[in-house]
RNA sequence: GGAGCCGCCCGGGCGAACGCGUCGGCCGAGAGGCCGCCGAGGAAAGUCCGGGCACCGCAGGGCAGGGUGCCGGCCAACGGCCGGUCGGGGCGACCCGCAGGAAAGUGCCACAGAGAACAGACCGCCGAACGGCGUCGCGAGACGCGCGUGGCAAGGGUGAAACGGUGCGGUAAGAGCGCACCGCGCCUCCGGUGACGGAGGCGGCACGGCAAACCCCACCCGGUGCAAGAGCGAAUAGGGAGGCGAUCCCGCCGCGAGGCGGGUGAAGGGCGGCCCGCCCCAUGCCUCCGGGUACGGCUCGCUGGAGGCGCGCGGCAACGCGCGUCCUAGAGGAAUGUUCGCCACCGCCGGUCCGCCCGCGCGAGCGGGAGGGGCGGCGGGACAGAAUCCGGCUUACAGGGCGGCUCCGGCA
Numbered sequence: 001g002g003a004g005c006c007g008c009c010c011g012g013g014c015g016a017a018c019g020c021g022u023c024g025g026c027c028g029a030g031a032g033g034c035c036g037c038c039g040a041g042g043a044a045a046g047u048c049c050g051g052g053c054a055c056c057g058c059a060g061g062g063c064a065g066g067g068u069g070c071c072g073g074c075c076a077a078c079g080g081c082c083g084g085u086c087g088g089g090g091c092g093a094c095c096c097g098c099a100g101g102a103a104a105g106u107g108c109c110a111c112a113g114a115g116a117a118c119a120g121a122c123c124g125c126c127g128a129a130c131g132g133c134g135u136c137g138c139g140a141g142a143c144g145c146g147c148g149u150g151g152c153a154a155g156g157g158u159g160a161a162a163c164g165g166u167g168c169g170g171u172a173a174g175a176g177c178g179c180a181c182c183g184c185g186c187c188u189c190c191g192g193u194g195a196c197g198g199a200g201g202c203g204g205c206a207c208g209g210c211a212a213a214c215c216c217c218a219c220c221c222g223g224u225g226c227a228a229g230a231g232c233g234a235a236u237a238g239g240g241a242g243g244c245g246a247u248c249c250c251g252c253c254g255c256g257a258g259g260c261g262g263g264u265g266a267a268g269g270g271c272g273g274c275c276c277g278c279c280c281c282a283u284g285c286c287u288c289c290g291g292g293u294a295c296g297g298c299u300c301g302c303u304g305g306a307g308g309c310g311c312g313c314g315g316c317a318a319c320g321c322g323c324g325u326c327c328u329a330g331a332g333g334a335a336u337g338u339u340c341g342c343c344a345c346c347g348c349c350g351g352u353c354c355g356c357c358c359g360c361g362c363g364a365g366c367g368g369g370a371g372g373g374g375c376g377g378c379g380g381g382a383c384a385g386a387a388u389c390c391g392g393c394u395u396a397c398a399g400g401g402c403g404g405c406u407c408c409g410g411c412a
Base pairs, nucleotide, nucleotide: 001408002407003406004405005404006403007402008401009400010399012343013342014341015340016339017338018337020039021038023036024035025034026033027032041383045394046393048392049391050390051389052388053225054224055223056222060276061275062274063273065221066220067219068218069217070084071083072082073081074080085099086097087096088095089094100216101215105214106213107210108209109208122156123155124152125151126150129149130148131147132145133144134143135142136141164182165181166180167179168178169177183205184203185202186201187200188199189198190197191196229300230299231298232297233295239289240288241287242286243285244284248263249262250261251260252259253258268280269279270278307326308325309324310323311322312321313320314319345380346379347378348377349376350375352374353373354372356369357368358367359366360365
């Protein structure tokens, strides 16, 4: 100097004018007016996960359903984060992983291909064995052909995938047929909390792939959401008619039939996917009739919290603990904007200034080139937008800055 990798931060500043909104104060009968404070983000977004909080059958069990899925840790929790393992990519910094089980079962493997799971022979290779044919031989037989029965799977070919790979031996040709190494499986030992890694031995290879197919295993999950919900006002009211109820026990009253009260709780009813379970059972439930109904009402929920920053300690880290310090939208379908001036930033332009390099010239200098700074002019400024609150993830983003690291080249 060039090419990259990782982490983090900012995403205009000051002033003026005119607006908008909540809140507070004052004025006003009211409508409203005046003054003052304050007024979006790193993602406020997508609403994809997880929690706080609220209500509902207090949610205990089972079924169904959904989710997660290497190991260890962090956290309120998580599908998040940190550290590691394994696999893949990159020379490297580093990045990516939809990473449990395929010897529990079922299913699928298109097209092509001979054959796609306890497979198969199209081209090919062979001529060992049996038969045939030919030549030679008196004969036994020898040699040949590759014709039939055959042997083989090395090579070719198909495919995403072809029933271990490479090499040597072996053979008619071949083949884990034999051997060595690699792979795979099992066993033992060692290291590690563990995922896993290493070493040794045994086995001639059995066990193809797909679980983002059903499924199996382990763990987790009740549902609905701040339009949750609570309070206030006058109301999930109040009125009329009809209908609906076992059994048993206890107490009291009564001469008795029986009545009253308490309990049990069948049928029935309530009940958020279903069941068990739970609750109600006459101040109840069902049907009918008739009547009423202010409001887009007010207040709360509502924003200070698993909060930010700094320091110290523990931890590789995520994070935890302690101390200090800081904190201003709360809102109803919804305000937070626009213009101007100066400054800063970025881009382009220049008969401009400063230095540098090359060529020419004895020289003053002339011509050409690249880059930077000053000055001047013109232009530009993203993605987006609170609505119950947090923790994450993902996505969008003009431009700028900081730190660490890697590779290549040059010079000393």